A computed fold for a 350-nucleotide RNA from Ilumatobacter sp., annotated as Bacterial RNase P class A.
[in-house]
RNA sequence: UGAGUCGGCCGGGUGGCCGCGGCACGGCCCGACCGUGUCGAGGAAAGUCGGGACUCCUCAGGGCAAGGUGCUGGCGAGAGCCAGGUGGGGGCGACCUCACGAACAGUGCAACAGAGAGAGACCGCCGAUGGGCCGCUGCGGCGACGUCGUGGCCACAGGUGAGGGUGAAACGGUGCGGUAAGAGCGCACCAGCGUGCGGGGCGACUCGUGCGGCUCGGCAAACUCCACCAGGGAGCAAGGUCAAGCAGAGGGUGAGCGGCCCGCUCGACACCCUCGGGUGGACUGCACAGAUGGAUGGUCACCGGUCAGGCAACUGACCACAGAAUCCCGCUUACAGGCCGACUCACCAU
Numbered sequence: 001u002g003a004g005u006c007g008g009c010c011g012g013g014u015g016g017c018c019g020c021g022g023c024a025c026g027g028c029c030c031g032a033c034c035g036u037g038u039c040g041a042g043g044a045a046a047g048u049c050g051g052g053a054c055u056c057c058u059c060a061g062g063g064c065a066a067g068g069u070g071c072u073g074g075c076g077a078g079a080g081c082c083a084g085g086u087g088g089g090g091g092c093g094a095c096c097u098c099a100c101g102a103a104c105a106g107u108g109c110a111a112c113a114g115a116g117a118g119a120g121a122c123c124g125c126c127g128a129u130g131g132g133c134c135g136c137u138g139c140g141g142c143g144a145c146g147u148c149g150u151g152g153c154c155a156c157a158g159g160u161g162a163g164g165g166u167g168a169a170a171c172g173g174u175g176c177g178g179u180a181a182g183a184g185c186g187c188a189c190c191a192g193c194g195u196g197c198g199g200g201g202c203g204a205c206u207c208g209u210g211c212g213g214c215u216c217g218g219c220a221a222a223c224u225c226c227a228c229c230a231g232g233g234a235g236c237a238a239g240g241u242c243a244a245g246c247a248g249a250g251g252g253u254g255a256g257c258g259g260c261c262c263g264c265u266c267g268a269c270a271c272c273c274u275c276g277g278g279u280g281g282a283c284u285g286c287a288c289a290g291a292u293g294g295a296u297g298g299u300c301a302c303c304g305g306u307c308a309g310g311c312a313a314c315u316g317a318c319c320a321c322a323g324a325a326u327c328c329c330g331c332u333u334a335c336a337g338g339c340c341g342a343c344u345c346a347c348c349a350u
Base pairs, nucleotide, nucleotide: 001346002345003344004343005342006341007340008339009338010337012303013302014301015300016299017298018297020040021039022038023037024036025035026034027033042321046332047331049330050329051328052327053326054235055234056233057232061262062261063260064259067229068228069227070226071084072083073082074081075080085100086099087098088097089096090095101225102224106223107222108219109218122164123163124160125159126158129157130156131154132153133152134151135150136149138147139146140145172190173189174188175187176186177185191215192214193212194211195210196209197208198207199206200205239284240283241282242281248275249274250273251272252271254266255265256264304319305318306317307316308315309314
């Protein structure tokens, strides 16, 4: 100097003119209207995905089902967040990303191919053992043959799981020995698993060093099991107050709860269901913005920034995502450009 990674912040400013909404004061007795002053959208206000505050429903009581979480530590009411650990993947690197209770509690899934998908022999290999065939020596027999031994061939029964094949995946890897041929069958080294001891860490774990031939799949974001947590429902269009207005009829024995059970309370003058009629207004809930068909806009000038042209002066174009609606906290998504800090890589100079 350039390129990148991570974190934080800003995201237009000033002035004039015209125009909005709230509040206060005044003109003016009220209203309408006018004047002055003052205040007036966000980091996400968005999505409505979560959790809560708050309100109501007769106790919001107990339980089941349903729900959430799932490596360790910490914070938190909770949602979630922070810092770490181990394993996989990407990057030269700073760093980014995914996963993380249990598969001997049970059930289930993996097409096709393949012998076989938690089981097993297709092709091969073997010829110790049983079997078949041929030959040879010795012995017995007149002979056919029998018998002991031995050589060769076959590969039926049998052995094998190393080699080949199929597959996404085939019951550890390399080497040596051993065997009829093979195989952790044995051994050396390694990987995994189990375990003893020592060091570090709150912990998940990690470093070192012994022992053991133990090697006994994958999927739970399949149902499930385990542990912990929370736990009635509905939601500001929740609710509360006032005003106005009318027209009730029929049915039920139950009603209070997304489902079920128990308990409790109320009720037959209640309540619930169906049909029909009336009202659909005002205030409040509601706030240092508080609207309610829902307010912050338009225009001009200067400044700031980006891009392009230009030696420069300067000229031209453009300036992101996007608007509260009871409030708070998270999660997710969108964002032109600028500033600050730390780190990585490349090149150059000293």
Source information:
It matches the Rfam family "Bacterial RNase P class A". It is annotated as a ribozyme. It is recorded under the gene name rnpB. The model forms 93% of the base pairs in the Rfam consensus.